The RNA shown here (transfer RNA) has 76 nucleotides and comes from an Alphaproteobacteria bacterium. Lineage of the source: Bacteria > Pseudomonadati > Pseudomonadota > Alphaproteobacteria. It was read from a public genome assembly. Model confidence (mean pLDDT): 80 of 100. It matches the Rfam family "tRNA". From the family's description: Transfer RNA (tRNA) molecules are approximately 80 nucleotides in length.
């Protein structure tokens, strides 16, 4: 340099065909318990990497770009 993959909650990951984002763990509060743990209930937590485009509507489609990653090529 060329081509591919990934990027969603603090972490690990989901979500027919575009229909407006969820789970587990963790965190916080409460119940249970003499306390803790376990367990049960509830809550908070999201610019969906970034910018733009298409659309009534985008996590999803298109373009650019950034980060990580895999392969290939060139030089030494």
């Nucleotide at each position: 340099g060329c081509g591919g993959g990934u990027g969603u909650a603090g972490c690990u990951c989901a979500a027919u065909c575009g229909g407006u984002a969820g789970a587990g763990c963790g965190u916080c509060g409460g119940g249970u318990u003499g306390u803790g743990g376990u367990u049960c209930c509830g809550a908070a937590g999201g610019u969906a990497g970034u910018g733009g485009g298409u659309u009534c509507a985008a996590a999803a489609c298109c373009c650019a770009u950034c980060a990580c990653u895999c392969g290939c090529c060139c030089c030494a």